Two RNAs folded together computationally: RNase P RNA and transfer RNA, 447 nucleotides in total.
[in-house]
RNA sequence: CAGGCAGGUCGGGUGAUCGCAGCGCUGGCGUGCGCCAGCGCUGAGGAAAGUCCGCACUCCAUAGAGCAUGGUGCCGGGUAACACCCGGGGCGAAGUAAUUUGCCGGAUAGGGCCACAGAAACAGACCGCCGAAUUAUUCGGUCACGGUGAAAAGGUGGUGUAAGAGACCACCGGCAGCGGCAGCAAUGCCGCUGGCCAGGCAACCCCCACCCGGAGCAAGGCCAAGCAGAGACAUUGAGGCUGCUCGUCUCUCAGUCUCGGGUAGGCCGCACGAGGCGCGCGGAGACGCUCGUCCCAGAUAGAUGAUCGCCAUGCAGUCACGGUCCGCCGUGGCCGCACACAGAAUGCGGCUUAUAGACCAGCCUGGAGA
RNA sequence: GGGCGCGUAGCUCAGCUGGUUAGAGCGCACGGUUCACAUCCGUGAGGUCGAGGGUUCGAGUCCCCCCGCGCCCACCA
Numbered sequence: 001c002a003g004g005c006a007g008g009u010c011g012g013g014u015g016a017u018c019g020c021a022g023c024g025c026u027g028g029c030g031u032g033c034g035c036c037a038g039c040g041c042u043g044a045g046g047a048a049a050g051u052c053c054g055c056a057c058u059c060c061a062u063a064g065a066g067c068a069u070g071g072u073g074c075c076g077g078g079u080a081a082c083a084c085c086c087g088g089g090g091c092g093a094a095g096u097a098a099u100u101u102g103c104c105g106g107a108u109a110g111g112g113c114c115a116c117a118g119a120a121a122c123a124g125a126c127c128g129c130c131g132a133a134u135u136a137u138u139c140g141g142u143c144a145c146g147g148u149g150a151a152a153a154g155g156u157g158g159u160g161u162a163a164g165a166g167a168c169c170a171c172c173g174g175c176a177g178c179g180g181c182a183g184c185a186a187u188g189c190c191g192c193u194g195g196c197c198a199g200g201c202a203a204c205c206c207c208c209a210c211c212c213g214g215a216g217c218a219a220g221g222c223c224a225a226g227c228a229g230a231g232a233c234a235u236u237g238a239g240g241c242u243g244c245u246c247g248u249c250u251c252u253c254a255g256u257c258u259c260g261g262g263u264a265g266g267c268c269g270c271a272c273g274a275g276g277c278g279c280g281c282g283g284a285g286a287c288g289c290u291c292g293u294c295c296c297a298g299a300u301a302g303a304u305g306a307u308c309g310c311c312a313u314g315c316a317g318u319c320a321c322g323g324u325c326c327g328c329c330g331u332g333g334c335c336g337c338a339c340a341c342a343g344a345a346u347g348c349g350g351c352u353u354a355u356a357g358a359c360c361a362g363c364c365u366g367g368a369g370a
Numbered sequence: 371g372g373g374c375g376c377g378u379a380g381c382u383c384a385g386c387u388g389g390u391u392a393g394a395g396c397g398c399a400c401g402g403u404u405c406a407c408a409u410c411c412g413u414g415a416g417g418u419c420g421a422g423g424g425u426u427c428g429a430g431u432c433c434c435c436c437c438g439c440g441c442c443c444a445c446c447a
Base pairs, nucleotide, nucleotide: 001366002365003364004363005362007360008359009358010357012311013310014309015308016307017306018305020043021042022041023040024039025038026037027036028035029034045341049352050351052350053349054348055347056346057216058215059214060213064246065245066244067243070211071210072209073208074088075087076086077085078084089104090103091102092101093100094099105207106206110205111204112201113200114199126146128142129141130140131139132138133137154172155171156170157169158168159167173197174196175194176193177192178191179190180189181188182187220268221267222266223265229259230258231257232256233255237251238250239249240248241247261446262445263444275294276293277292278291280289281288282287313338314337315336317334318333319332320331321330322329323328371443372442373441374440375439376438377437380396381395382394383393389427398414399413400412401411402410420436422434423433424432
């Protein structure tokens, strides 16, 4: 200098003139509700998006239990909790590397599937090899070599055999049992014994362990206004507890169902929080603790905008100066174009997706120089 | 804002609970039948299974995530 990897921060600034929403104060008008004016403070995001998870909160009149459905799945931590985050273990994949990324209980509880090809896919004899005979065919033995396939009785060397084959032997690999060492553990290493060596799929059913009631702020509560109610259901029943069973509660039920009618108005919920920021301490880290400090949107056809100017940023051009490996780089000026993804609607912790560019610090590779 | 579904040929839809051939009807093209059209008969073309990643030997189908389209969610006696 060039190319890459991955972490953090920001993601336009400013002035003027008008215009918005919430809250507070002052003044005026007004029967009240309320309206007007002035001043002050505050006023979108890292994703506000997807609605994929977890919770808070609210209701299902009261207190439950079991089964089912569903979710998670290596180990240890973090957290209010989680399928999230941190650290580690094992099996893979890509890349020269930095690094990125997939998976994770169980196949010996049972069931099911493995198409086509192939002789055969829970078991087998096609090519081949050997032997025999009634001789080019048949029978028997065999599966080492070859072929098919995603997958076909572990590998090397021998013994043995008619020919072979873990049939047997040595070594290696895998598996199982026992023991030792390291580690909280997942696991790793070592030793001994055993020919045990016929699989894969659980993002197929399933088994095991743990977790989980349902619905969701359009939840739920209050007020105002308005109309028009009618019928059915009765304890051997109906309805609620939103899958089922038990249990329990209500039934002269404001209950349930069917038909019909009325209103789409106002207020609360609505923002002080598992809150933000900062120093310090503990911890490898996620994170935790003490102290200090701050209050930082609450709309409801849905507020934070419009115009003008200057600056910043990116890309291209041009002039001057300096450097130069002659490709370009730096500084200053002029000038053209552009300025990412994108808008709260109960809130928070995550995941996923979209994203022009700038800055900070670190790592890898290549080239050149000192 | 929240909840629930769908996406396959030009159109309307099937496609088990994964088997390597992706189908039916209508429409389209060609041929036959007819004086001609319609009808009828025969033949044929036409497919990124919404996009991408994963599991598996194999995915329209199973798992994850993205895109697009549609439906529902107020109160009173």
Rfam match: Bacterial RNase P class A. Rfam links the family to the GO terms ribonuclease P activity, dimeric ribonuclease P complex and tRNA processing. The family's RNA type in Rfam is ribozyme.